[in-house]
This is a predicted structure of a 518-nucleotide part of an RNA (large-subunit ribosomal RNA, domain I) from an uncultured bacterium.

Context: one part of a larger RNA
RNA sequence: UGCACGCGGGGGAUGCCUAGGCAUCGGCCGGCGACGAAGGACGCGGGCAGCGGCGAAACGCCAGGGCGAGGAGCUCCAUCCAAUGACCCCUGGGCUUCCGAAUGGGGCAACCCCUCAAGCCAAAAGCCUGAGACCCGCAGCGAUGCGGGGGCAAACCCGGGGAACCGAAACAUCCUAUUACCCGGAGGAGAAGAAAUCAACCGAGAUUCCCUCAGUAGCGGCGAGCGAAGCGGGAAGAGCCCAAACCGCAGCGAUGCGGGGUAGGCAGGCGUAAUUCUGUGUGUUAGUCCUUGAAGUCCGCUGGAAAGCGGCGCCCGAGCGGGUGAGAGCCCCUUAGAGGACGGAUAUGCGGGAGGCCUGCUCAAGAGUAGCGCAGGGCACGAAGAACCCGGUGCGAAGACGGGGGGACCACCCUCCAAGGCUAAAUACGAGCCGAUGACCGAUAGCGUAUAGUACCGUGAGGGAAAGGCGAAAAGAACCCAGUGAUGGGAGUGAAAUAGACCUGAAACCGCGUGCAU
Numbered sequence: 001u002g003c004a005c006g007c008g009g010g011g012g013a014u015g016c017c018u019a020g021g022c023a024u025c026g027g028c029c030g031g032c033g034a035c036g037a038a039g040g041a042c043g044c045g046g047g048c049a050g051c052g053g054c055g056a057a058a059c060g061c062c063a064g065g066g067c068g069a070g071g072a073g074c075u076c077c078a079u080c081c082a083a084u085g086a087c088c089c090c091u092g093g094g095c096u097u098c099c100g101a102a103u104g105g106g107g108c109a110a111c112c113c114c115u116c117a118a119g120c121c122a123a124a125a126g127c128c129u130g131a132g133a134c135c136c137g138c139a140g141c142g143a144u145g146c147g148g149g150g151g152c153a154a155a156c157c158c159g160g161g162g163a164a165c166c167g168a169a170a171c172a173u174c175c176u177a178u179u180a181c182c183c184g185g186a187g188g189a190g191a192a193g194a195a196a197u198c199a200a201c202c203g204a205g206a207u208u209c210c211c212u213c214a215g216u217a218g219c220g221g222c223g224a225g226c227g228a229a230g231c232g233g234g235a236a237g238a239g240c241c242c243a244a245a246c247c248g249c250a251g252c253g254a255u256g257c258g259g260g261g262u263a264g265g266c267a268g269g270c271g272u273a274a275u276u277c278u279g280u281g282u283g284u285u286a287g288u289c290c291u292u293g294a295a296g297u298c299c300g301c302u303g304g305a306a307a308g309c310g311g312c313g314c315c316c317g318a319g320c321g322g323g324u325g326a327g328a329g330c331c332c333c334u335u336a337g338a339g340g341a342c343g344g345a346u347a348u349g350c351g352g353g354a355g356g357c358c359u360g361c362u363c364a365a366g367a368g369u370a371g372c373g374c375a376g377g378g379c380a381c382g383a384a385g386a387a388c389c390c391g392g393u394g395c396g397a398a399g400a401c402g403g404g405g406g407g408a409c410c411a412c413c414c415u416c417c418a419a420g421g422c423u424a425a426a427u428a429c430g431a432g433c434c435g436a437u438g439a440c441c442g443a444u445a446g447c448g449u450a451u452a453g454u455a456c457c458g459u460g461a462g463g464g465a466a467a468g469g470c471g472a473a474a475a476g477a478a479c480c481c482a483g484u485g486a487u488g489g490g491a492g493u494g495a496a497a498u499a500g501a502c503c504u505g506a507a508a509c510c511g512c513g514u515g516c517a518u
Stems, first nucleotide, its partner, number of pairs: 001517009015503001016469002020441002022438007029430002031152002039099003042055003046077002050074002052059001061093006070081003104113003114132004119127002134149005156187001157185005167174001171221001197204002208235004218226002239422003242366001246259005264363001265361006275354011287342006296312001297328001298311004313330002315319001321333003371395004376390003381407001402417005456463002476502001479490004
């Protein structure tokens, strides 16, 4: 020095565990903000660095309600509080510095400076409190007053803009895609919506969503590829209001206001219902939360410990699950069930408001609109035979004896009534809360984070970690000895201390001992 065995060091794999994640489903809820939000800065504790909480009234103040024995957060010490009800929970109120839309002006956010007014003061350049941004609306302008807006938030929704890589085995129309991304706007949903719709000579009867129709009909350098609609089956279900005719009022008038009315008006006839809104009473019930909620802690054995094993019992509308010194239906928390509170939905009684049908007459029935030309966009439809819808531009009707549509166009026929508006539910999503589930992970996994957007990096936008485990219980090693000390040796605790600051403790690597080889 090598090999082998034994014992250690080192290291932190593996096993087991879970405080944290991931995903899906169901339910609740779906906003906050100039009454100053979201997010922060700085402060607030007897001792206080951090997290959490709070705001100069600062680990909290007042009131109402609940609970019932402990409490002053994580977290200790000290000192206190509490049946005269603390702590904790719910509701309402008070306080709420400074920055931040930030809004008196400025500014390198959390800072600096000003004007006016009230108060303090003898007075003030001092202190203190309040007000002072901009835009929009209230017919025009100015002043003033009142009201609104602004910003934030996970996705969902509507609208305005809007790519490229890619695919076409190259590439230009095309595709990717009306996507990503940017901007505006709204709500708990949004959008759409009460036929100028479909259909086919039969009929249906607003919209939305699902299944189907159907990868069909079609579109397409007829390439790549794109790709419907009616019917049918389901979910849900709801219909209304203006303008005008007509009547009245005001006004010089333009016109305004009220009634009426929305398949209407006027005239005649019948009728007071269905329905709907609202107030109030009664009942039913999903949901959330709270309370209650059965039966062994019997004997023996092993063990540090019984819930294990043996024996004998018991409950079950409850043998889901978790905990307890190991593996517990009957020890604890739960669990089935029951009761109550809150709160929504719904049914119904009563009061009030709005509200109906038939016949005749033909008074009304949305104009720079419909339509057409040109050049575009949207429709599954790429200019095509291209209807339909939308806006740009130039022209530009009819008036119910009228007008639109039925995929060029014409006729017949059928159907509907544009150029005003509103509308729940079925649908989409999940930031927040609650519950459940998993042939999801188990610390190099699972979220980046078992907590951290921290440490750290970067001028900045931004990037972005590592890091879990003593034990059933701290019983966390009093005391003695050595040492300045760290620490070690005894002693002691414990089932165990090569469980001692920590479970297990693989390998590389490093030693010590023994044997063999050289």

Its Rfam family is "Bacterial large subunit ribosomal RNA". Gene Ontology terms of the family: ribosome and structural constituent of ribosome.